This is a predicted structure of a 130-nucleotide RNA (SAM riboswitch aptamer (S box leader)) from Actinoalloteichus spitiensis RMV-1378. The source organism's lineage runs through Bacteria, Bacillati, Pseudonocardiales, Pseudonocardiaceae and Actinoalloteichus spitiensis. The sequence was found by an Rfam model in a public genome assembly. Its Rfam family is "SAM riboswitch aptamer (S box leader)". Rfam's curators write: The SAM riboswitch is found upstream of a number of genes which code for proteins involved in methionine or cysteine biosynthesis in Gram-positive bacteria. Of the family's consensus pairs, 97% are formed in the model.
[in-house]
C1' cells in the first nucleotide's frame, strides 16, 4: 500500500522518567494521582525470520555396497534437499510481545435463544510481493 500467506483462548514485570488521561474505531466493560498511556534502563517471553545441533519421516538426484554375465530393475546404507496439522533442544543475529482471548461486541449464520457456536471485516505481528 484496501497486494499475498500465516498466526492471534498459551506465556512474560521491576526501576527511573513525566503528569492525565488510556485500553486502535463506536458501544460496552475495564486500567488510572496507590501515578495509568508514553519514554529510558534492566529483566523476562516466545520462537514468526536467520543461525546451529538432534528426531521422525519422504521422494527425486547423484553415491557406495549387494542381488543379477552386463544393462535395466530390486534391496540396504550414508549424502544432499525437502516436510513436521506447535517435532526437540540452544542463541553476544533480525523483529515482535510482557492487565484482561485481538478485553468483549459491531457484519452474517445457526441453535435447545436473558444465551451459546461458527464465519466475517477491521486491527496487531511477522514473512514476502510491488
Nucleotide at each position: 500500500c484496501g497486494c499475498u500467506c500465516a498466526u492471534c483462548c498459551a506465556g512474560a514485570g521491576g526501576g527511573g522518567u513525566a503528569g492525565a488521561g488510556g485500553g486502535a474505531u463506536c458501544g460496552g466493560c475495564c486500567c488510572g494521582a496507590c501515578g495509568a498511556c508514553g519514554c529510558c534502563c534492566c529483566g523476562g517471553c516466545a520462537a514468526c525470520c536467520a543461525g546451529c545441533g538432534c528426531c521422525a519421516g519422504c521422494u527425486u538426484g547423484a553415491c557406495g555396497u549387494g542381488g543379477c554375465c552386463c544393462a535395466a530393475c530390486c534391496a540396504c546404507g550414508a549424502c544432499c534437499g525437502c516436510u513436521g496439522c506447535c517435532g526437540c533442544a540452544c542463541u553476544c543475529g533480525g523483529u515482535g510481545c510482557c492487565a484482561a482471548a485481538u478485553c468483549c461486541g459491531g457484519c452474517c449464520c445457526g441453535c435447545c435463544c436473558a444465551g451459546c457456536g461458527g464465519g466475517a471485516a477491521a486491527g496487531a505481528u511477522g514473512a514476502g510481493g510491488a